Overview:
Transfer RNA from a Candidatus Pacearchaeota archaeon, 73 nucleotides, folded computationally. Its Rfam family is "tRNA". Rfam links the family to the GO term triplet codon-amino acid adaptor activity. From the family's description: Transfer RNA (tRNA) molecules are approximately 80 nucleotides in length. The RNAcentral record of the sequence draws on ENA.

[in-house]
RNA sequence: GGGGCUGUGGGGUAGCUUGGUAUCCUUUCGGCUUUGGGAGUCGACGACCUCGGUUCAAAUCCGAGCAGCCCCA
Numbered sequence: 001g002g003g004g005c006u007g008u009g010g011g012g013u014a015g016c017u018u019g020g021u022a023u024c025c026u027u028u029c030g031g032c033u034u035u036g037g038g039a040g041u042c043g044a045c046g047a048c049c050u051c052g053g054u055u056c057a058a059a060u061c062c063g064a065g066c067a068g069c070c071c072c073a
Stems, first nucleotide, its partner, number of pairs: 001072007010026003020056001028044005049065005
């Protein structure tokens, strides 16, 4: 220098192909339960790497960039 893959709550993960309410687990907080704790159960908080484009509507499609990994030179 060229090519490929990946990027989603604090951590992990589904959804992307085929655009239409962002899923689940865990952590944290609160309620119930317990003499208390743990376990169980109910609820809450919290995310689409950045910018731009297409569209009524973008995590998803397109372009550029950033970061990580792999291959070639």